[in-house]
């Protein structure tokens, strides 16, 4: 620290995803141990069964029991002094209901409520209060009435109460007495921060208490002590007030009547509109009130480099709340969790009459839930309450169960072992992994199990003694030390020793890239995975299993949230020209920024210092549990706030100045800048009139329409409206939006000069105001030309369209709305600055120069256009008119879509503006630029492309392939070119692969094993045959240790295996076809570019050619072209038989025979031809045009050769071959049939239709080849095929072998023919085992279509086309194909518009499986989510009225009343009850508000597989596109 993923491929934008961390979790799978934490996040649900969470104090009172003691007195028996029971006061000793006291406001839950001074900081109270503790100071003196307990009567089911009497206190209460306090007045010092505090005096007023436990004493008394009053500090605690912080929504914009402020009073510990009356009429607020929404703040936890960003459980502060609403007692304290009252809803009890309750306290229960424990010990520590104390009590808390829920730490064994066992798994069958892994052997001995021993946590209080110390008169009591005793839930645990024994302990997710880790086998777009890319349609590392591997390990995966990566809200740390994003423009309001000099002042600012910023975490040093989590100690931190001092650069703020910013004066010129008014000329239509005759008019072409009732045309006069040619420009003005004939008139700006004047007056500008193109609206004119709608003609498959003919609103005026536009420079404004200019152009000013002007040169303003450096940019661009480098201010963006929609608001008359979501989807969308391919884009070139020109096919007939069709089977394969006379260079059987029937099963064939020993041949029998069946027959070969071995051959047996023209050509290799013999395709260094990638290879020229030359950021090079190669064209040397014969002899006339070696020819080798030579042309070049010489000229023709690749071209059936299938059959064998079928279509092809010809006679002249299972002269038979008999030749020799077209003659006479020859009948011949399906020829006979061929389309540029005949291969036979030869042998090409293909530049692109691309809309179907909607339903916050409980508070109080007073037995104070009166909860009623449910119907969105219709964009997308 990144990485996947938009594309062919690049860069940049952007979004989605992913690796990391963390958790109070939950699931799945697994599960030894052990510390430490932690554990209802949901229903603040039931309030929920039970039991427990607050009680304690007999040293504050009276009682009441129980024990002991005590014994007055009593009864009783009697042996009158014994017993025996009863048993009072009294003591002591224990319990305790009850009065009193303190605590129950603390501890412990819990987060619903609350956006607030609740809650963090840091202040402030001169506006407070504060029990229980300290401290000091003075007190505690004298009294009086009561009540509860209790009894006794009473009333109820209970709950609880009434009534009567008694009686006590540290309970109540009246007096006194008051240092000091409090209140009220006098006068005085000091101090402050506005009200003001503080403190000394003096005078008045009223205000206080309690005893309990001990010691000493007879007893007053004194004495301790612990309560108790006063006051005054202190401490702790806590109220209150202020400043900053402190969520989300402006689709919440205006809130407010006790509301703001005053005066007076009340009320509170206190300030305060906290209340009340009265006055006033203000208070808040875009620095974001009100209002909706959500939420309990923090310390900190998590995450992150950090700034941040989420959280806010446990732990600690602080609020808030205790069923729900209300309220107030009581207290020093209460929104009073386990107190009270009231209403409400609920539960329960109930004798129905009333009554009980509040787990958000620890357990536990049910419900809800994905989910969160034990009705456990114990008060030993710690700490709390109450008590002098002992003590109680304490679910606070300490401890245990329980759950892998977390974070730690530990084991689940160590060594050694190779024959690298066994088994699994894979394999190229060699071997590889699993693996030293196991086993074996050698060891330890943690955990786990067993025995034993066995902790610290304990300090204590207390009691028991000895000591010291203040205090007393003196003790006791305080206070403090030593000894000794006393106290452990955990726990018989931690920890130790000590036995056995490797024995009890391993699982989980991954293994395509991201991401470490691969392989088989199943599965076949099925099943299924999946976090993003995606993977599965027969070879899946992507499903599932298996084997192996990687990761983690008592855990490991998923699920979920939360930071992180994400600089993807950008303070740190982004953007805005084309990717999301500049408001249309301007004015201008609050903000927000600001120009030199001085001299203050200290808000910001900066530096010292003081408080604060708990603890605890965290981080750093230490130390303690064997280590570690854990914990402790101690340090730094705590980035913050507040105060005091101090600087004064800067920025603010005051104050005084200054011109350069701004703004004015003067003095000039330009300009379609606004407005209003008049004028004016061309032209189109219309009207009248004249000429005039027949058509115009319009298109690709055409009709529609005008026109003989006289049109277009022309001329002449009139009308009306609307724009205003020429100048005109790259030109000017204007914020923009736009502004164009001319002239007055009114009016804004800009600029130029020049420095007179003001003296920071400035820029920007949320909101606000205006402005503001076209279409549109309102009302009124007005109408000439256009021209939405709309009509009609044309086009089309169709044409609601383009094109035409008409045509209405509107286009034009005046007044008003509208407020959008691709309102664009897609580039917000302002200011400064920038070393590279250069060329235009408008204004205007200054120089020069002239008589003047014109040129020139300089300067300011504007507007252009090219460019570079910088720089900047993702690139493309920009580039003083930045997109550059800075600074100020505005607006705006944040993946596509849905949507600029919807709801709401707010403007409009209405269209509809503006504001502007969300639910749902996708893994992209979108920007530049590169290659490539395309374009009904250009541009330059080629090809028998087209034209020009032969001959054709397409029509007939027949052959052959092909499609269909048929069939038992018509066996497979090939499909645009480039499948279709192709795989076939040859299917009667074969051959074959089909198809019937019949038969075989280790097999026709290979290889390895055992037996046997012959097999063959040959024969019968049966059969269509293959076969079956039997008969017959009695091996070979080598070795040697002479009867073994071994091998050939054959037959028999088992099993390994054979065999397959079964399947995949989309598993493949070879081969092959195409585009194409087109010129092109690349590479290496270097340059440019961030990089795809470019340059080279483009650029002028040439070329058959990327062929060549020139030029250039390229220099070179390879594959391709070209040449080497064959064939053919002349010539030359050499050889000369089987080929030749000039000239010489011969001669049967045949080079036949001597001979030649000259010629043709043949075989070899050579030579020739290179733009070499001349002459234009061109660039002094390639080159090209002529030309010459030459057999042959510009590649001489012709052939082999086929770059880099396309087409998943084609073949698994030539061959090979993975994989899969079959295995008595998908093999084999065999006979028969079919591949040969025919209504029919299509390719290729012969043959023709005829006189350039047919037919018959003559009669010439190739050239390549072939021949022993052969070609076969020659004689001889047959009209002929052909047959017989056969010479020669294994080939320059012998055959095949007469070439045919041509030519010469002759005939036919233009017709279905003497054309043409199918078909059909009969004879026959050849080949063969056999031509019936199904063969080729021959003769005789028949004698069809067919008279030059619609649309359409093929080859051919020269020895070519045509046309004429030979020949081979294949092959027994069986070509009209095929592949060769040679004979005869034309016509035509102006030329590149136009169709095909092609090559090179070049443009545009939304295409890249690449235009057989892409894609757009509506319909039809299904599913989602959402809006509107008659409504209906819920909820929630307020208002308005009724009602109004408890209850404070007020008033009233005839009724009741103990303390005190007076004075009598009444009365007064003061209280109570009741009643009435303000506030008020809950309820009622009632119209609105908000916010959510559901709702017949209805609108659009979205997705969805190969539905319909159409063609709207992308290529000039075929009518350029878009706003």
């Nucleotide at each position: 620290a990144g990485a996947g993923u938009u594309u062919g491929a690049u860069c940049a934008u952007g979004g989605c995803u992913c690796a990391g961390g963390a958790c109070g979790a939950a699931c799945g799978c697994u599960g030894g141990c052990g510390g430490c934490g932690u554990g209802c996040c949901u229903c603040a649900c039931a309030u929920c069964a039970u039991g427990c969470a607050a009680g304690u104090c007999g040293a504050g009172c009276g009682g009441a029991g129980c024990u002991u003691u005590g014994g007055a007195g009593g009864u009783a028996g009697c042996u009158u002094g014994c017993u025996a029971c009863c048993g009072a006061a009294g003591a002591a000793g224990c319990u305790u209901a009850g009065c009193g006291g303190c605590g129950g406001a603390c501890g412990g839950g819990u987060g619903a409520g609350u956006a607030a001074c609740a809650c963090g900081u840091g202040g402030g109270c001169a506006a407070c209060c504060u029990g229980c503790c300290c401290u000091u100071c003075a007190g505690a003196c004298c009294g009086g009435g009561a009540u509860a307990a209790c009894a006794c009567c009473g009333g109820g089911a209970a709950a609880c109460u009434g009534g009567u009497g008694c009686u006590a206190a540290u309970a109540c209460u009246g007096g006194a007495u008051a240092c000091g306090g409090u209140c009220g007045g006098g006068a005085c010092u000091c101090c402050g921060c506005a009200u003001g505090g503080a403190g000394a005096u003096c005078c008045g007023a009223g205000g206080a208490a309690a005893g309990g436990c001990g010691g000493c004493g007879u007893a007053a008394g004194c004495u301790g002590u612990c309560a108790c009053u006063g006051a005054a500090g202190g401490a702790u605690g806590g109220g209150c007030c202020c400043g900053c912080g402190c969520c989300u929504c402006a689709u919440u914009a205006g809130c407010u009547a006790g509301u703001u402020g005053g005066u007076a009073g009340g009320g509170u510990a206190a300030c305060g509109g906290c209340c009340u009356a009265c006055c006033a009429a203000g208070g808040c607020g875009a620095c974001g009130a009100u209002g909706a929404g959500u939420a309990g703040c923090c310390g900190g936890c998590c995450u992150g480099a950090g700034a941040g960003g989420g959280u806010g459980g446990a732990c600690g502060g602080c609020c808030a709340c205790a069923c729900u609403g209300g309220g107030a007692c009581u207290g020093a304290g209460a929104u009073a969790c386990g107190g009270c009252c009231c209403a409400g809803a609920c539960u329960c009890c109930u004798a129905c009459g009333g009554g009980a309750g509040g787990c958000a306290g620890c357990a536990g229960u049910g419900u809800g839930g994905a989910a969160u424990a034990u009705u456990g010990g114990g008060a030993a520590a710690u700490g709390g309450g109450g008590g002098a104390a002992a003590c109680c009590c304490u679910g606070a808390c300490c401890c245990a169960g329980c759950g892998a829920c977390g974070c730690c730490g530990c084991g689940u064994g160590g060594g050694u072992g190779a024959c690298g066992a066994a088994g699994g798994c894979c394999u190229u069958c060699g071997g590889g992994u699993u693996g030293u892994a196991a086993a074996g052997c050698c060891c330890u001995g943690u955990c786990u199990u067993c025995c034993g021993g066995g902790a610290c946590g304990a300090a204590u209080c207390c009691c028991a003694u000895c000591g010291g110390g203040a205090g007393u008169a003196a003790c006791u009591g305080c206070c403090u030390g030593g000894u000794g005793g006393u106290u452990g839930a955990c726990g018989g645990u931690a920890c130790c020793g000590g036995a056995g024994g490797a024995g009890g302990a391993a699982g989980c997710c991954c293994c395509g890239g991201c991401u470490a880790a691969c392989u088989a086998c199943g599965u076949g777009c099925c099943a299924g995975c999946a976090g993003c890319c995606g993977c599965g349609g027969u070879a899946a590392u992507a499903c599932g299993u298996a084997g192996g591997g990687g990761g983690c390990g008592a855990g490991c995966g998923u699920u979920g949230u939360c930071c992180g990566g994400a600089a993807u809200u950008a303070c740190u740390g982004g953007g805005c020209g084309u990717a999301a994003a500049g408001g249309g423009c301007g004015u201008g309001u609050a903000g927000g920024c600001g120009g030199c000099c001085a001299c203050u002042u200290a808000a910001g600012u900066c530096a010292g210092g003081u408080g604060u910023g708990a603890a605890a975490a965290u981080c750093c040093a230490g130390g303690g549990c064997u280590c570690a989590a854990c914990c402790c100690u101690g340090g730094g931190a705590c980035u913050g706030c507040a105060c005091c001092u101090g600087a004064a650069a800067c920025u603010g703020g005051g104050u005084g100045g200054c011109u350069u910013g701004a703004g004015g004066g003067u003095a000039g010129g330009a300009g379609a800048g606004g407005a209003a008014a008049g004028u004016g000329g061309a032209a189109u239509u219309c009207c009248c009139g004249g000429u005039g005759u027949a058509g115009c008019g319009g298109u690709g072409a055409a009709a529609u329409g005008c026109g003989u009732a006289g049109a277009u045309a022309u001329c002449g006069g009139g009308a009306g409206g609307a724009a205003c040619a020429c100048c005109a420009g790259u030109g000017g003005c204007g914020a923009a939006g736009g502004c164009g004939a001319c002239u007055u008139u009114c009016u804004g700006g800009a600029c130029u000069a020049u420095a007179c004047c003001u003296g920071a007056c400035g820029c920007u500008g949320a909101g606000g105001c205006g402005c503001g193109a076209a279409a549109g609206c309102u009302a009124g004119g007005g109408g000439a030309g256009c021209g939405a709608a709309c009509a009609g003609g044309a086009u089309u498959a169709g044409a609601u369209a383009c094109c035409c003919u008409g045509g209405u609103a509107g286009u034009c005026c005046u007044a008003g709305c509208c407020g959008u536009a691709a309102a664009c420079g897609a580039u917000g404004g302002g200011u400064a600055c920038u070393a590279a200019g250069g060329u235009g152009u408008a204004g205007g000013g200054g120089g020069u120069a002239u008589c003047g002007a014109c040129c020139c040169c300089c300067c300011c303003u504007g507007u252009g256009c090219c460019g570079g450096a910088g720089u900047u940019u993702a690139a493309c661009g920009c580039a003083a008119u930045a997109a550059g480098u800075a600074c100020c201010c505005c607006g705006c963006c944040u993946g596509g879509g849905g949507a600029g929609u919807a709801c709401g608001g707010c403007c409009g008359c209405a269209a509809g503006g503006u504001u502007g979501a969300a639910a749902c989807u996708c893994a992209a969308a979108g920007g530049a630029a590169u290659u490539g391919a395309c374009g009904g884009g250009g541009g330059c070139c080629c090809g028998c492309a087209c034209a020009a020109g032969c001959a054709g096919u397409g029509g007939a007939g027949c052959a052959u392939g092909u499609g269909g069709u048929u069939u038992a089977a018509u066996u497979c394969g090939a499909c645009g070119c480039a499948a279709c006379g192709c795989g076939a260079a040859g299917a009667a059987c074969c051959u074959u692969a089909c198809c019937a029937a019949g038969c075989c099963u280790u097999g026709a064939c290979a290889u390895c094993c055992c037996c046997u020993g012959a097999c063959c041949a040959g024969g019968u029998a049966u059969g269509a045959a293959a076969g079956u069946a039997c008969c017959g027959u009695c091996u070979u070969u080598a070795g040697c240790u002479u009867g073994c071995u071994a091998g050939a051959c054959a037959g028999g047996g088992a099993g390994a295996c054979a065999g397959g023209u079964g399947g995949u050509g989309c598993a493949u290799g070879g081969u092959u076809g195409u585009c194409g013999u087109c010129a092109g395709c690349u590479c290496g260094u270097g340059u440019c570019g961030u990089g795809a990638g470019a340059u080279g290879u483009u650029g002028g020229g040439u070329u058959a050619a990327g062929u060549c030359c020139c030029g250039c950021a390229a220099c070179g090079a390879g594959c391709g072209c070209a040449a080497c190669c064959c064939c053919u064209a002349u010539u030359c040397u050499g050889u000369g038989u089987u080929a030749c014969c000039a000239g010489c002899g011969g001669u049967u006339c045949g080079g036949c025979c001597g001979g030649g070696g000259a010629c043709u020819c043949a075989c070899a080798g050579g030579a020739g031809a290179c733009u070499g030579c001349c002459g234009g042309a061109g660039a002094c070049a390639a080159u090209u045009c002529g030309g010459a010489g030459g057999a042959a000229g510009g590649u001489g023709g012709g052939g082999a050769u086929g770059a880099c690749g396309u087409c998943a071209a084609a073949u698994c059936a030539u061959c090979a071959u993975g994989c899969c299938c079959c295995u008595u059959a998908u093999g084999g064998c065999u006979u028969g049939g079919g591949c040969g079928a025919c209504a029919c279509a299509c390719g290729u092809g012969c043959u023709a239709c005829a006189a350039u010809g047919g037919c018959c006679g003559g009669c010439a002249c190739a050239g390549a080849g072939g021949g022993c299972u052969g070609c076969g002269a020659u004689g001889g038979g047959g009209c002929g095929a052909c047959c017989c008999a056969g010479a020669g030749c294994c080939a320059a020799u012998c055959c095949c072998u007469u070439a045919a077209a041509a030519c010469c003659g002759g005939u036919c006479c233009c017709a279905g023919u003497u054309c043409g020859g199918a078909u059909c009948g009969g004879a026959g011949g050849c080949u063969g085992c056999a031509a019936c399906c199904c063969g080729c020829c021959u003769c005789c006979g028949u004698g069809a279509a067919g008279c030059c061929g619609g649309a359409a389309u093929u080859g051919c540029u020269a020895g070519u086309a045509a046309u004429c005949g030979c020949g081979g291969a294949u092959c027994a036979g069986a070509a009209c194909g095929c592949c060769g030869c040679g004979g005869u042998g034309a016509a035509u090409a102006c030329g590149u518009u136009c169709c095909c293909g092609g090559g090179c530049c070049u443009u545009g692109u939304a295409c890249a499986c690449a235009c057989c691309g892409c894609c757009c809309g509506u319909c039809a179907c299904a599913c989602c989510a959402u809006g509107g909607g008659a409504g209906u339903u819920g909820g929630u916050a307020a208002c308005a009225c009724c009602c109004g409980a408890a209850g404070c508070c007020g008033g009233u109080g005839a009724g009741c009343u103990a303390a005190c007073c007076u004075u009598u037995c009444a009365g007064g104070a003061g209280g109570c009850a009741g009643c009435c009166g303000u506030c008020u909860a809950a309820g009622g009623u009632g119209g609105g508000g908000c916010c959510g449910a559901u709702g017949a119907c209805u609108g659009g969105g979205g997705u969805g597989a190969a539905g319909u219709c159409g063609u709207a964009a992308c290529a000039a997308g075929g009518u350029a596109a878009c706003c």